[in-house]
Molecule: transfer RNA
Organism: Candidatus Halobonum tyrrellensis G22
RNA sequence: GCGCUGGUAGUGUAGUGGUAUCACGUGACCUUGCCAUGGUCACAACCUGGGUUCAAGUCCCAGCCAGCGCA
Numbered sequence: 001g002c003g004c005u006g007g008u009a010g011u012g013u014a015g016u017g018g019u020a021u022c023a024c025g026u027g028a029c030c031u032u033g034c035c036a037u038g039g040u041c042a043c044a045a046c047c048u049g050g051g052u053u054c055a056a057g058u059c060c061c062a063g064c065c066a067g068c069g070c071a
Stems, first nucleotide, its partner, number of pairs: 001070007010024003018054001025043006047063005
């Protein structure tokens, strides 16, 4: 330099163009004499910029970062 794969809450992860999923976590409450466990509710995310579209996490282009391969 070229190619491929990936980038989503604090962490891990799902997502076939139409409300962004689940778990851990954090906070409040319930439960118990206290703790632990359990339950309910809440908080928190689409790498950056542009394009296509009524609508983009998803499709296209460029870039950034990580990994792998080729030279």